[in-house]
Context: one part of a larger RNA
RNA sequence: GUCUGGGAGUUAUUAUUUAUAGCAAGCUUAAAAUUGUAAAAAUUGUAGGCGAAGUGAAAGCGAGCUUUAAAAGGCGUUAAGUUGUAAGUAAUAAACCCGAAGCGGAGGUGAGCUAUCCAUGGCCAGGUUGAAGUUUGGGUAAAACCAAUUGGAGGACCGAACCGGUAAACCUUGAGACGUUUUCGGAUGAGCUGUGGAUAGGAGUGAAAGGCUAAUCAAACCCCGUAAUAGCUGGUUCUCUUCGAAAUAUAUUUAGGUAUAGCCUCUUAUGCUUAUAAUCAGGGGUAGAGCACUGAAAAGGUAAGGGCUUUUAACAAAGUACUAAAUCUUAUCAAACUCCGAAUACUGAUUAAUGUAAUAAGGGAGUCAGACAAUGGGGGAUAAGCUCCAUUGUCGAGAGGAAAACAGUCCAGAUUAUCGUCUAAGGUCCCUAAAUUAUUACUAAGUGGAAAUAAGGAAGUGAAUUUACUGAGACAAUAGGGAUGUUGGCUUAGAAGCAGCCAUCAUUUAAACAAUGCGUAAUAGCUGACCUAUCAAGUGAUUUUGCGCCGAAAAUGAUCGGGCCUAAGUAAUAUACCGAAGACAUAAGUUUAAUAACAUAGUUAUUAAGCGGUAGAAGAGCGUUCUAAUAAGAUAGAAGUAAUCAAGUGAUUGGUUAUGGACUUAUUAGAAGUGAGAAUCCAGAC
Numbered sequence: 001g002u003c004u005g006g007g008a009g010u011u012a013u014u015a016u017u018u019a020u021a022g023c024a025a026g027c028u029u030a031a032a033a034u035u036g037u038a039a040a041a042a043u044u045g046u047a048g049g050c051g052a053a054g055u056g057a058a059a060g061c062g063a064g065c066u067u068u069a070a071a072a073g074g075c076g077u078u079a080a081g082u083u084g085u086a087a088g089u090a091a092u093a094a095a096c097c098c099g100a101a102g103c104g105g106a107g108g109u110g111a112g113c114u115a116u117c118c119a120u121g122g123c124c125a126g127g128u129u130g131a132a133g134u135u136u137g138g139g140u141a142a143a144a145c146c147a148a149u150u151g152g153a154g155g156a157c158c159g160a161a162c163c164g165g166u167a168a169a170c171c172u173u174g175a176g177a178c179g180u181u182u183u184c185g186g187a188u189g190a191g192c193u194g195u196g197g198a199u200a201g202g203a204g205u206g207a208a209a210g211g212c213u214a215a216u217c218a219a220a221c222c223c224c225g226u227a228a229u230a231g232c233u234g235g236u237u238c239u240c241u242u243c244g245a246a247a248u249a250u251a252u253u254u255a256g257g258u259a260u261a262g263c264c265u266c267u268u269a270u271g272c273u274u275a276u277a278a279u280c281a282g283g284g285g286u287a288g289a290g291c292a293c294u295g296a297a298a299a300g301g302u303a304a305g306g307g308c309u310u311u312u313a314a315c316a317a318a319g320u321a322c323u324a325a326a327u328c329u330u331a332u333c334a335a336a337c338u339c340c341g342a343a344u345a346c347u348g349a350u351u352a353a354u355g356u357a358a359u360a361a362g363g364g365a366g367u368c369a370g371a372c373a374a375u376g377g378g379g380g381a382u383a384a385g386c387u388c389c390a391u392u393g394u395c396g397a398g399a400g401g402a403a404a405a406c407a408g409u410c411c412a413g414a415u416u417a418u419c420g421u422c423u424a425a426g427g428u429c430c431c432u433a434a435a436u437u438a439u440u441a442c443u444a445a446g447u448g449g450a451a452a453u454a455a456g457g458a459a460g461u462g463a464a465u466u467u468a469c470u471g472a473g474a475c476a477a478u479a480g481g482g483a484u485g486u487u488g489g490c491u492u493a494g495a496a497g498c499a500g501c502c503a504u505c506a507u508u509u510a511a512a513c514a515a516u517g518c519g520u521a522a523u524a525g526c527u528g529a530c531c532u533a534u535c536a537a538g539u540g541a542u543u544u545u546g547c548g549c550c551g552a553a554a555a556u557g558a559u560c561g562g563g564c565c566u567a568a569g570u571a572a573u574a575u576a577c578c579g580a581a582g583a584c585a586u587a588a589g590u591u592u593a594a595u596a597a598c599a600u601a602g603u604u605a606u607u608a609a610g611c612g613g614u615a616g617a618a619g620a621g622c623g624u625u626c627u628a629a630u631a632a633g634a635u636a637g638a639a640g641u642a643a644u645c646a647a648g649u650g651a652u653u654g655g656u657u658a659u660g661g662a663c664u665u666a667u668u669a670g671a672a673g674u675g676a677g678a679a680u681c682c683a684g685a686c
Stems, first nucleotide, its partner, number of pairs: 001686006011093013026050003032044004054061002064075003096235002099232001103225003107222003115199009124189001126158003129154001133150001135148004162186003167182004201217001203213003238621006248261005262367002264364007272355001276352007288340001289338002294334003298330005305323002307320004370395010400411003415588004420584003426578003429563003435575001437574006448565001456550002460547005466541004477534005483507003488502003513528001517526002589611010622675001624672010640659008
């Protein structure tokens, strides 16, 4: 892991609600007794309980009572209960099941492991070093002292046994629940070790690590209290039908719990009250706007006061590239500004529809972690698949179609069936169902086709606006001219169109500047403006806008879903088609309501409206074991098992065949150890 079996809302008491049965202003017995049966049951029993009257703290009074000096007020009077049975729920009990770490016990067992201690034994190859002391000699007045011998001390040295466990590798479903190999520490000592004995659970022992006390230690193990408790996790077993939430408010030693309300469901009652629409009537201070108030704030004018300078004996006076209240003009800003001021929303009234209903009382819940999207905001960085509110939608609890794939986007809400029809969003070249459809434009960038209008840039190209020049010849190109006074004056070493300053006239002309740029030391030279010729019809500029271009960099290989497309791209218009579990059609099931009929807790028919669904509420059923009554089957083959056929929306049921070899079932009731795929579930098998 698989298979088979086991495995979780039970029982008692009390309370309450609903259904149902009996009796009813009453209802009812408990213990017990008598009779009695196979089991049952019947009768007696009125102690007690609930109800028929309340109210007050109470004495008490009483359809009233009470508070008060009096009153208002409060609770009653105007609704039948009670006893069984069944079901829902609650409380108390282990209370749906499994699950702690733990707490307590004047209950017990452990020191054959290990810690320390006591008694009594045992063990430590070999080698090295050479303390004190001794002896001899030297030495001294005698000592001290020196040397050589001898001697054999030591928590001395090296190193086996023995004890330990430093480092590394291996092992790590091991050979082993702590080992192996190599290496390493101690090895006459605070040494190691045998045997016997002592000390224990808030206690022992501890050269002290919270170590050790039998693979267990910040309080051992066994048993008991004990099914401890678990606001926590996991699990909780048959079917169909109807409805169907919430993730909010308030409170909480509260925040992943709970209570009350909100939202769901079932029952009863009320009877048009609801949602929505139209009309009418309301209040408001949001969006916007504005500057009349409160504040903020730009430029300018006027300008008190102040500063500085000049002046003065003092008063004063003058000046100013300073500052500046106030005020005026122009132009602005505001969540905590408003002279103003919507749309929506909200409230009320009237009218219409008996349904998307509403309201009240009662039984039962679940929900209190929400998510994204659009819009209005707060926080953040006008960041976040961020966070916190508000309104709406979807998901949650929603399948189907579209978006390549894609809870929260778009379309659309799945009772069942159909090789029927029509559509929505979205699509119609191929993958791929349907237009290689029609008309008019645009795009040349594969733009389209990740995102992005970035700032910024450009004779890309289309459309429009305004304007200038132009057959009296424009624009561009080419050729020619481009002069004279004059080298203008000044300045300057020089200044001759062209370093700089001032002026910028006049003449001849078709036209030609006291010169646009280059250039020279200064001249010169080149060029431009300007004019003519050639040519021949458009040319230049401004503004708005459509579609494109550059700007444009990321990590394994590219791509619009792919192929590919110059439309099969973009804009606009038109027609047709495809396209969903949508709508319609046909048939069927089922729920609710109404009506009708009948054989009336129901059945049948017609009509109308429904039938996605998690938590959850409500209803109707299937099956298992046993009991009672009734009725049946079975050796001419029961149960069980296997296969197959059929019926039912389904749980399931029936038939046939084979196997099997002795019991079994139906109907109507009743009682439950009553349904498994999950619980790191339990036992067994493989």